[in-house]
Predicted 3D model of an 81-nucleotide RNA (c-di-GMP-I riboswitch aptamer) from Candidatus Rokubacteria bacterium 13_1_40CM_69_27.
Rfam family: c-di-GMP-I riboswitch aptamer. Its family is annotated with cyclic-di-GMP binding in the Gene Ontology.
RNA sequence: UCCCGAUAAGGGCAAACCCGUCGCGAGGCGGGGACGCAAAGCCACGGGUCAGGCGGAAGGCCUGACAGCCGGGCUGCCGAA
Numbered sequence: 001u002c003c004c005g006a007u008a009a010g011g012g013c014a015a016a017c018c019c020g021u022c023g024c025g026a027g028g029c030g031g032g033g034a035c036g037c038a039a040a041g042c043c044a045c046g047g048g049u050c051a052g053g054c055g056g057a058a059g060g061c062c063u064g065a066c067a068g069c070c071g072g073g074c075u076g077c078c079g080a081a
Base pairs, nucleotide, nucleotide: 004079005078012037013036017032018031019030020029021028022027035068041074042073043072045071046070047069048066049065050064051063052062053061054060
């Protein structure tokens, strides 16, 4: 340094649900709250799922959402085996 990841240390994030708010919606943001997480930090690149629209219809097209669905890329704290 890389792999790896502990009932380690110090910290971090925050599912469901509730309240407020924005959005047609998926969902976002803020507060409360913790199921979990070693990248649950960042990026929609591939797949996937979801929403809105188009379309006679499609396994089609368009525009979006999800990074806590799986890959991939970038970055990063700690250091037992």

The source organism's lineage runs through Bacteria, Bacteria candidate phyla and Candidatus Rokuibacteriota.